[in-house]
This is a predicted complex of two RNAs, RNase P RNA and transfer RNA, with 418 nucleotides together. Its mean pLDDT, the model's own confidence on a scale to 100, is 76. Rfam match: Bacterial RNase P class A. Rfam classes the family as a ribozyme.
RNA sequence: CGACCGGGUUGGACAGUCGCGUGCCCAGUGCCGAAAGGCCGUGCAUGAGGAAAGUCCGGGCUCCACAGGGCAAGAAUAACGGGUAACGCCCGCCGAAGGCGACUUCAGGAAAAGUGCAACAGAGAUAUACCGCCUCAUUUGAGGUAAGGGUGGAAAGGUGCGGUAAGAGCGCACCCGAUGGCGCGGAAGUGUCCAUCGCUGCAAACUCUAUUCGGAGCAACACCGUGGAGGAAACAAGGCUGGCCCGGCUGUUUCCGAGGAGGUGGCUGGACCGCAGCGGCAACGCGGCGGCUAGAUAGAUGACUGUCUUUGACAGAACCCGGCUUACAGACCCGGUCGCUUA
RNA sequence: GCGCGUGUGGUGUAGGCGGAAACACGGCGGCCUUCCAAGCCGCCUUCGCGGGUUCGAGGCCCGUCACGCGCUCCA
Numbered sequence: 001c002g003a004c005c006g007g008g009u010u011g012g013a014c015a016g017u018c019g020c021g022u023g024c025c026c027a028g029u030g031c032c033g034a035a036a037g038g039c040c041g042u043g044c045a046u047g048a049g050g051a052a053a054g055u056c057c058g059g060g061c062u063c064c065a066c067a068g069g070g071c072a073a074g075a076a077u078a079a080c081g082g083g084u085a086a087c088g089c090c091c092g093c094c095g096a097a098g099g100c101g102a103c104u105u106c107a108g109g110a111a112a113a114g115u116g117c118a119a120c121a122g123a124g125a126u127a128u129a130c131c132g133c134c135u136c137a138u139u140u141g142a143g144g145u146a147a148g149g150g151u152g153g154a155a156a157g158g159u160g161c162g163g164u165a166a167g168a169g170c171g172c173a174c175c176c177g178a179u180g181g182c183g184c185g186g187a188a189g190u191g192u193c194c195a196u197c198g199c200u201g202c203a204a205a206c207u208c209u210a211u212u213c214g215g216a217g218c219a220a221c222a223c224c225g226u227g228g229a230g231g232a233a234a235c236a237a238g239g240c241u242g243g244c245c246c247g248g249c250u251g252u253u254u255c256c257g258a259g260g261a262g263g264u265g266g267c268u269g270g271a272c273c274g275c276a277g278c279g280g281c282a283a284c285g286c287g288g289c290g291g292c293u294a295g296a297u298a299g300a301u302g303a304c305u306g307u308c309u310u311u312g313a314c315a316g317a318a319c320c321c322g323g324c325u326u327a328c329a330g331a332c333c334c335g336g337u338c339g340c341u342u343a
Numbered sequence: 344g345c346g347c348g349u350g351u352g353g354u355g356u357a358g359g360c361g362g363a364a365a366c367a368c369g370g371c372g373g374c375c376u377u378c379c380a381a382g383c384c385g386c387c388u389u390c391g392c393g394g395g396u397u398c399g400a401g402g403c404c405c406g407u408c409a410c411g412c413g414c415u416c417c418a
Stems, first nucleotide, its partner, number of pairs: 001339010012308007020047005027042001028040001030039003049314001053325002056323005061217004074213005080092004094108001095106004109208002114206002116202003130149002132145005157175006176198006182191003221265004226418002230256006238250004272291004277286003344414007353368004362398001369387006391407005
């Protein structure tokens, strides 16, 4: 210098004018009011994200169910160790796959409990004999074989030597793989060791094993609460009909209706943010100091002008946190790998 | 805001448990007819998109996009 790998930060700034939400009355010669207090195109403060998104996991919170426990169903997860409030997340490590490498990816338990599937091709798909080889009979045929050919994603370990009628882990040596022992390791695992064995693939097919899970969601939920229909109780003295009586119609008050419209709370100070220290490989933990940073309810956070050479990506909170996933112009920083050149 | 569902030719739909994607209408061309219609024959156009599992995916798994539905119900 070039090509890459891993991680992190940022996501326009400043000034002016106008506008919007929220808070503050210990801002105002402001307005209303006797006061308490209320109002205001005034004042001051403050006002979206790294993903606010998808709603895919985990938790808080609330209501419903539930004495407590077990079983079944359903769902989720899946090497090992650790972190965490918890997780399907994160860190470390093991194994496998890819890359020269930095490094990346993996739904990574069990196929020797059982069931199922493997189209087409191929003789045969979990068991075989089509061609071939060998032996016998020799016209067809009968038997042996699994070396060679052919089909397939997959055909009963691979190479060599021996052996044989021809062959075959049938025997031996080396290699590969599985299981057990022994050594190492905290474990998953691993090995110039020993013994036994040679087993198709698929569980993101049913299933088995282990572990976890009660359900719904802030439109949850709590409180205040107007009116109508309808109901109950008390009061009966009145009014209407009527000449009068009986009879009929009508009333007033209180309560229920009352879950709902509407309003208020829930609502934002929290597993929070920043700084340095200590422990840990790390995720993270511990204590210390400092800070307060949206809270709407038809839903605010915007527009214009100027300067910075050019302002530009994805995108807008709605109960709150921890993650994951997805979208994203540009700029900056840190660590590392490979190649080339020069010294 | 919260909870669910569905995507297969141009349109409407099939596709049991993964094994060569199908039907109807439609479009185009041809035959028939003097011409048109009808009829007959042939052709065209597909699994929303991107990955994964598998020998093999429309169907299984993950992500994503689009569309649709439900939840506030006496005012």